[in-house]
RNA sequence: GACUUGAGCAACGCCAGCCCGCGAACUCCGUCAGGACCGGAAGGUAGCAGCGGUAAGCGGAGACUGUCGGGUGACUCAGGCCAAC
Numbered sequence: 001g002a003c004u005u006g007a008g009c010a011a012c013g014c015c016a017g018c019c020c021g022c023g024a025a026c027u028c029c030g031u032c033a034g035g036a037c038c039g040g041a042a043g044g045u046a047g048c049a050g051c052g053g054u055a056a057g058c059g060g061a062g063a064c065u066g067u068c069g070g071g072u073g074a075c076u077c078a079g080g081c082c083a084a085c
Base pairs, nucleotide, nucleotide: 001082003080004079005078006077007076008075009073010072012069013068015066016065017064019060020059021058022057028053029052030051031050036045037044038043
């Protein structure tokens, strides 16, 4: 120097986490208009619609983290074998 094996590292790819958005009529939580019920009254109780927050799930992207992968790299280390000095 050529070929080759293994390990490490790096890049790449799938997936997942993180982030954003959507998202439970009822059977998630909160707040509960109207109305209903209890009460002589004060007030109280349950709670539909609506609204808000989200779960499962779906969609979206960049950077980071993690698992896995190989016809990625000549980058590092350790060998095998051939040749040269």